This is a predicted structure of a 114-nucleotide RNA (Glycine riboswitch aptamer) from Frankia sp. Hr75.2. The coordinates come from a structure-prediction model, not an experiment, and the mean pLDDT is 78. The RNAcentral record of the sequence draws on ENA, Rfam and Ribocentre.
């Protein structure tokens, strides 16, 4: 690409065109299954916040007695982890809207067979 199956939901109202079946617009009401809209888990990220190692300033205590060495405390740097919080992106359906589409046929998600 072929081919087979394949759903829902209007005998609605006005108006206007037509002999007529019907058609078209607007109005109400409905339906999801062209397409499109929304999102959960989960990922990622960013910023706080914890917690850990390092290293440096300031200080307190202690040891030592020259320049050092142990401990505690606060604050700064880099680093790392987090089942914390907050934002932010990414994120599926047949679930959602119902924007488009539809409410004769047709189309026709999807499924079967080539």
């Nucleotide at each position: 690409c072929u081919c087979u199956g394949a759903a829902a939901a209007g005998c609605g109202g006005a108006c206007g065109c037509g002999c007529a079946a019907g058609c078209g617009u607007c109005c109400c009401g409905c339906c999801g299954a062209c397409g499109g809209u929304g999102c959960a888990a989960g990922c990622c990220g960013g910023c706080c916040g914890c917690c850990g190692c390092g290293u440096c300033u300031c200080u307190c205590g202690g040891g030592a007695g020259g320049c050092u060495c142990c401990g505690g405390g606060u604050g700064g740097c880099a680093u790392g982890g987090c089942a914390g919080g907050c934002c932010g992106g990414c994120g599926a359906a047949g679930c959602u809207c119902u924007c488009a589409g539809g409410c004769c046929c047709a189309u026709g998600a999807c499924a079967g067979a080539g």